[in-house]
Context: one part of a larger RNA
RNA sequence: CGGAGGAAACUUGAGGAGAGCUGCCCGUAGUACGAGAGGACCCGGGCAGACGGACCUCCGGUGUCCCAGUUGUCCCGCCAGGGGCAUCGCUGGAUAGCCGUGUCCGGACAGGAUAAGCGCUGAAAGCAUCUAAGCGCCAAGCCCCCUCCAAGAUAAGGUUUCCCGGGCCGCAAGGCCCCUAAAGGCCCCAGGUAGACUACCUGGUUGAUAGGCCGCCGGUGUAAGACCCGUGAGGGUUUCAGCCUAGCGGUACUAAUCGGCCGUGAGG
Numbered sequence: 001c002g003g004a005g006g007a008a009a010c011u012u013g014a015g016g017a018g019a020g021c022u023g024c025c026c027g028u029a030g031u032a033c034g035a036g037a038g039g040a041c042c043c044g045g046g047c048a049g050a051c052g053g054a055c056c057u058c059c060g061g062u063g064u065c066c067c068a069g070u071u072g073u074c075c076c077g078c079c080a081g082g083g084g085c086a087u088c089g090c091u092g093g094a095u096a097g098c099c100g101u102g103u104c105c106g107g108a109c110a111g112g113a114u115a116a117g118c119g120c121u122g123a124a125a126g127c128a129u130c131u132a133a134g135c136g137c138c139a140a141g142c143c144c145c146c147u148c149c150a151a152g153a154u155a156a157g158g159u160u161u162c163c164c165g166g167g168c169c170g171c172a173a174g175g176c177c178c179c180u181a182a183a184g185g186c187c188c189c190a191g192g193u194a195g196a197c198u199a200c201c202u203g204g205u206u207g208a209u210a211g212g213c214c215g216c217c218g219g220u221g222u223a224a225g226a227c228c229c230g231u232g233a234g235g236g237u238u239u240c241a242g243c244c245u246a247g248c249g250g251u252a253c254u255a256a257u258c259g260g261c262c263g264u265g266a267g268g
Stems, first nucleotide, its partner, number of pairs: 001152001005163007015149004021049007033038001051106005059100004066093005071086006111143002117137004164267001165178005179265001184262004188204005209255003212251005218244003225238005
């Protein structure tokens, strides 16, 4: 820009993409078959590998400053307690998120038409013949079935809902004047389930969108100070303490202020 008024939401599926795997074991059954050795079809059940998708309850990682321990040095006058630097100084742990080695799920079933192949009926050719007419069965393959995208599918689809004036001229389309600016959208802002930007999604005071604060979960693992014990390093009590990021809730304290713009008036 188009899709023959504008708008919101939900959809159909032309077409396209993806997926498509295999092994082993058990029962049937030591049956059929076979002199024996051996050893099934069919049908049913179980397990596994590789591959793929999703997810983070579990297991295991990461988690650059969430907690603790600790070395050297400089600083806060000193002690105590802390801060900076040293790969995050090093070390031990670790929430959310993101991950795999973790967890769950998938390949299916059914149907249609077939290939090779196996048949029925059956002539040409009194027989025979699956084929010439006609009719069946039959593959991991083809179509469909499953998942995803999808109406620029210009043959531009469908459904529901919402919105839109008076006068004059004109058959109408339309034009002029006055009035009006709908439904809805965008800008802007707080953000994230989204994300390179954009887009998408949530929210914008009639508000829990983010921050703060409060509570909870969770992580560290028992703070500082004081008291007690020990000459002391240190230990004990207060103390399952103190500190605490992303998680789950609550609460308008802070910030989403105030606003602006587009879009018209019943539709060739």
This is a predicted structure of a 268-nucleotide part of an RNA (large-subunit ribosomal RNA, domain VI) from a Candidatus Omnitrophota bacterium. Rfam family: Bacterial large subunit ribosomal RNA. Its mean pLDDT, the model's own confidence on a scale to 100, is 91. It was read from a public genome assembly.